[in-house]
RNA sequence: AGAGUUUGAUCCUGGCUCAGGAUGAACGCUGGCGGCGUGCCUUAAGCAUGCAAGUCGAACGGUCCAACGCAAGUUGGGCAGUGGCGGACGGGUGAGUAACGCGUAGGAAUCUGCCUCUAAGCGGGGCAUAGCCCACCGAAAGGUGGGGUAAUUCCCCAUAGUGUUGUGACAACACAACUAAAGGCCGUAACUGGCCACUUAGAGAGGAGCCUGCGUCCUAUCAGCUAGUUGGUAGGGUAACGGCCUACCAAGGCUACGACGGGUAGGGGGUCUGAGAGGAUGAUCCCCCACAAUGGCACUGAGACACGGGCCAUACACCUACGGGUGGCAGCAACUGGGAAUCGUCGACAAUGGGCGAAAGCCUGAUCGCGCGACGCCGCGUGUGGGAUGAAGUCCUACGGGAUGUAAACCACUGUGAUAAGGGAAGAAGCCCGCUCAAUUUAUUCGCUCAAUAAAAACUUGAGCGAAUGAGCUGAGCGGGUUGACGGUACCUUAUUAGAAAGCCGCUACUAACUACGUGCCAGCAGUCGCGGUAAUACGUAGGCGGCUAGCGUUAUCCGGAUUUAUUGGGCGUAAGGGGUGUGUAGGUGGUUUGGUGCAUCUUGUCUAAAAUAACAAGGCUUAACCUUGUCUUUGGGCAAGAGAUGACCAGACUUGAGAGUAGAAGGGGGUGUUGGAAUUCUAAGUGGAGCAGUGAAAUGCGUUGAUAUUUAGAAGAACACCAAAGGCGAAAGCAAACACCUGGUCUACUUCUGACACUGAGACACGAAAGCUAGGGGAGCGAAGCAGAUUAGAGACCUGCGUAGUCCUAGCCGUAAACCAUGUCUGCUAGAUAGCUGGUUGUAAGACUGGCUGUCGUAAGCUAACGCGUUAAGCAGACCGCCUGGGGAGUACGAGCGCAAGCUUAAAACUCAAAGGAAUUGACGGGGAGCUGCACAACCAGUGGAGCGUGUGGUUUAAUUCGAGACAAAGCGAAGGACCUCACCAGGGUUUGACAUCCCGCCGUUUUAGCCUGAAGGAAACUUUGGGCGAUCCGCAAGGAAGGCGGGACAGGUGUUGCAUGGCUGUCGUCAGCUCGUGCCGUGAGGUAUCGGCUUAAGUGCCGAAACGAGCGCAACCCUUAUCGUUUGUUAAAUGUUCAAACGAGACUGCCCCGACAUUUGUUGGGGAGGAAGGAGAGGAUGACGUCAAGUCAGCACGACCCUUAUACCCUGGGCCACACACACACUACAAUGGCGAAAAACAGCGAGUAGCAACCUGGUAACAGGAAGCAAAUCUCUGAAAUUUCGCCUCAGUUGGGAUUGUGGGCUGCAACUCGCCCACAUGAACGCGGAAUUGGUAGUAAUCGCGGAUCAGCAUGCCGCGGUGAAUCUGUUCUCAGCUCUUGUACACACCGCCCGUCAAGCCAACAAAGUUGAGGGUGACCGAAACCGUCAUUUUUGGCGGCUAAGUCAAACUCAGCGAUGGGGACUAAGUCGUAACAAGGUAUCCCUAGCCGAAGCUGGGGAUG
Repeated sequence: AGAGUUUGAUCCUGGCUCAGGAUGAACGCUGGCGGCGUGCCUUAAGCAUGCAAGUCGAACGGUCCAACGCAAGUUGGGCAGUGGCGGACGGGUGAGUAACGCGUAGGAAUCUGCCUCUAAGCGGGGCAUAGCCCACCGAAAGGUGGGGUAAUUCCCCAUAGUGUUGUGACAACACAACUAAAGGCCGUAACUGGCCACUUAGAGAGGAGCCUGCGUCCUAUCAGCUAGUUGGUAGGGUAACGGCCUACCAAGGCUACGACGGGUAGGGGGUCUGAGAGGAUGAUCCCCCACAAUGGCACUGAGACACGGGCCAUACACCUACGGGUGGCAGCAACUGGGAAUCGUCGACAAUGGGCGAAAGCCUGAUCGCGCGACGCCGCGUGUGGGAUGAAGUCCUACGGGAUGUAAACCACUGUGAUAAGGGAAGAAGCCCGCUCAAUUUAUUCGCUCAAUAAAAACUUGAGCGAAUGAGCUGAGCGGGUUGACGGUACCUUAUUAGAAAGCCGCUACUAACUACGUGCCAGCAGUCGCGGUAAUACGUAGGCGGCUAGCGUUAUCCGGAUUUAUUGGGCGUAAGGGGUGUGUAGGUGGUUUGGUGCAUCUUGUCUAAAAUAACAAGGCUUAACCUUGUCUUUGGGCAAGAGAUGACCAGACUUGAGAGUAGAAGGGGGUGUUGGAAUUCUAAGUGGAGCAGUGAAAUGCGUUGAUAUUUAGAAGAACACCAAAGGCGAAAGCAAACACCUGGUCUACUUCUGACACUGAGACACGAAAGCUAGGGGAGCGAAGCAGAUUAGAGACCUGCGUAGUCCUAGCCGUAAACCAUGUCUGCUAGAUAGCUGGUUGUAAGACUGGCUGUCGUAAGCUAACGCGUUAAGCAGACCGCCUGGGGAGUACGAGCGCAAGCUUAAAACUCAAAGGAAUUGACGGGGAGCUGCACAACCAGUGGAGCGUGUGGUUUAAUUCGAGACAAAGCGAAGGACCUCACCAGGGUUUGACAUCCCGCCGUUUUAGCCUGAAGGAAACUUUGGGCGAUCCGCAAGGAAGGCGGGACAGGUGUUGCAUGGCUGUCGUCAGCUCGUGCCGUGAGGUAUCGGCUUAAGUGCCGAAACGAGCGCAACCCUUAUCGUUUGUUAAAUGUUCAAACGAGACUGCCCCGACAUUUGUUGGGGAGGAAGGAGAGGAUGACGUCAAGUCAGCACGACCCUUAUACCCUGGGCCACACACACACUACAAUGGCGAAAAACAGCGAGUAGCAACCUGGUAACAGGAAGCAAAUCUCUGAAAUUUCGCCUCAGUUGGGAUUGUGGGCUGCAACUCGCCCACAUGAACGCGGAAUUGGUAGUAAUCGCGGAUCAGCAUGCCGCGGUGAAUCUGUUCUCAGCUCUUGUACACACCGCCCGUCAAGCCAACAAAGUUGAGGGUGACCGAAACCGUCAUUUUUGGCGGCUAAGUCAAACUCAGCGAUGGGGACUAAGUCGUAACAAGGUAUCCCUAGCCGAAGCUGGGGAUG
């Protein structure tokens, strides 16, 4: 960092999918160890059992026990109670909550137990009560009465200031009133004293309550909400402010910057992801909040409306003696249930922390630990080195070998680990005892000083200083004792042992990694595209390989990739997407300049932003994860100061934006009224007399009752020819005869005035084609619907005739169109050319200059996916609005608003697909266009199609009628020749290593056998059985071997399947002129150019032009035959010549002349002429480009795979391929006189063939032919007398002397064999048929037509095929049409390419959603009734307590609302290889398509009106 997937290919748009990371996870397979973390995400469901909050005897009385003691008593321990402190912490959970709940930053009107500091105090007295004792009730829980008792319980008195209240005007100050207390322990001989408590007041720390700014999810298909509501006054209440509560007064308050309502949700630090911005998330840890079965309530208290307290109600559960009681695991374990899913009814207070206590200590499921789970992260191991005959096995194979693979075995090592043994921590700080020291307090004694008492002394008292001793408290040091759940754990040492220890997923592409077998659109795979229909790297298995590794895959979810919601960082002409148009509110944005302010903005400083987390660095566990320390970050918020650019605000000025004024200009701009002519139809009348009208062609229709036509007169309605235009006006829709009136906008000139007054514009308002609706008019023409006529398979259409609404007017509604330039409005900037309309200046004019508007071109730059746009932008920028986010479902459902209705506006989801789409490219196609060619048509000749017969095919039949070929391009084709054979088919019979090939093993070889000859039996034959005779070869001394035979084994064999596995060969387009390559150039690219254009050619043949220049395969030429001549040679001829044959050569090239066409020239080409045997490729042949049709052939041959193997092989006999109601194709013979028959007289070929042969000639036979037989392996002989033709005769238009089918009889030939089933001869018989419907074939010259001849195959058999010559025409100098082909162009929704694609109804199956009579459930409010405990008020009571009232939870009732489930049936939608009906769309799609609207119709759809060009 990207990749796959729309197409034949391309670029773009656009969705879907993948590769990454993460998790409190789960599931599948597998599983060695350790460390650190982590573990009910679901039913805030229910909970057995145990534990989770107690402690204090140094507050109190009592009671029990123990020790000591004679006793009094002392000491120690326990128990329940009174009293104190703590049960508001710690621990759990996330139901509720969209909120001052949380976060952040601030604030003032408050409280605060324990703790710290400061100050002052702690005096006196009293009344009760539990425990206890007695009595009683109850099943229990528990309770009642009486008696007596203590306190740090309770009460009273005293004391009182910096407390409280009040007064003095007052903060200060003064005065008055009021308000306290409790002791216990240590110590002392005792007092004083010390410690812990207690009281008052102040301060602090920490904690708690309250208020405010800002931030905090989705929904407008929730738009209005609110009566304690908003504010005030007074009062109450609270620790405290406040509608917190009450009374009264006022009518306010919130809202588009989203009120109110609905849905969802604990919030944050953080966590995951991401380059970031963001997105998602809120487990574990930390902070805050809320909750404790559900709902409500208060009490106590410093603190609660209280998880392990109380009361009430409700539900549930338990106990019960039925009277009544008891309970709350969302504490730790555990259990049940739910679920895909989440652990032990463990140990210890050793540590840390908490409660109580003076302390020891007690309590502590907080906590510390252990256990379980690969749930996660991290670390380690499952060995290391050597070892090739590259073992065996397995897999593959081209059978040679290759792979697994140094991998294993085997050898030598090591010991992380495992097992065993031994040693063995840190985590401990404290606490207790003793001693010493220090500081401090105090007592006693002594000494000294001072003061007092009369001067001194002494004494006494007081004060101070010092010393000693004693005591208390605190601290330090030393010594001793004692405390570890984990745990004999971590760790260390020794010994033994390669031993316990590797799996999972994948291997078509994306995506690293390939082969075999099995399967055969089956089984299955699949994240996407997609694999599988007999050679599957995609299914299953195996081998191999790739990836990760104690894990690996899958599933689920989040972020990423996705710039696919785009702030960073997207778009809207045609891909999804500009509102139909304007006016304008809020909002957003805003010209030049001066001064001020300092709000935004910027700078600096400072406070805060808890810790943990993250980052960086260092350190500690052997490393890492993990832990510790430090630093940084925390982009945010507050405060203070400063700056003065930009934005904002205030004050002032300016004129260029905007507007106004004056003078002009153009115009289908709008409204109202009046007027006009042409046309149409109708009416009346005249003339006239048979049709008119209509169409592709017709018919319906009108017309002798007089149409159409024509003339005159009249009536009516609608629309306004020419002018007229690429033209004008308008915001758009739109606007057209003329005139008058009313009225809007635009532009020009002057630069006179105002002085930013501007731009855009959510909502809002106005206008808004056609159709349509309501009411009233009007109604000529046109004309949905409707009625007829045609067309058609049908025709609910297109075409025709009628025709109603409507179209017109007035008044009102509707509010939509392809309302389009598919292009929002405004402003500025960026080469031009040209045209039109309309102004101004100048000029006589032409013109020049300067404005506005409307077009065209397509160039510069630029943009675009391309097409294209390009000063009228889709370029470069700015401002504002609207809109888009894959296709379908669907502009649909529901809801709401509007509407008389039609309907419009707003606007989803389930489900479903992997595409849908834009532009351009190459083809193909078109009932699109242009050009060209061809026996393609036309013209001409002869046919086919009708008859008979032959051959082939289909069909039918059959035991079998073997198989293949199927438009052209199958059908006298494979088959150049089916009686047997062929032969593949059928019936029957027979053989099994085989009819044929190769190899191996055994046997035989003297007799035998092989082989040869000859018999017999059975049989249709093949074959089976069985005799006789002859009888073995070669090499080697021999053994033995070769050849041969027999038996066995490998194998043979197959016209069995697949031509859609193939080779080769062939057909066809087509002997059509095309098909490509290299380099260059153009294009983002597919591709294009060249190969195009003009002229020309049989031709991509050639020339010229041109971004092309060249080349290749095709064309042409080279090859063969033939036409003329020459030379040489040649035999088969007696000789010569000609002919002939062969070889070699000559000749033709637009070479020459004339005229014309194109073209500047060069040149190309047409026509004519000369010469010539031949003239413009002389004629014919061979030769078949790239490719197309999965064209044909496995049955000519070859060949992969599959199948059969006593049979699908092989042999034999007979049959069949030859059948016959019928249909088709190709020939033959005819229908006659251009003929038939006969005669003989006559004439003329060429190609060929011949020894298993051709056969002259002679004889016989009517003949076919037979019997002899010369010659010839061929220029010698034979086939071989060619026929049509010519001559003569007959026939005379008939089913005939045409025709020769059919049948009978008799013969001939071939062949083992002629019945099925051959050919020929003779005689007899003598059918259809009299020139052929629709349709259709061949032919352009030695051709058609006609006439015969030869050959291959072949024993025999040709009307077929391949060749040969003889006679020998007619027509075309054109391209309208048919067919086929080529080139260019155009459209395309086709690319399997029009035999394409594709639409809708109906029928079937399945799925989800909608509507629906109803029904079921949930939710939060509202109203009414009733109303527990508690609290408040009040009354009563000596007390305890009771009554009443108020407020309230729960409950009951009611009417609605919202949400959800089900729902007969209904309407549409999506999907589903091969159903029905049509053919609407794509090409001019056969009626151009599409949009809005209305009517109609099986269905696509059709028609009317208006609009668009896509």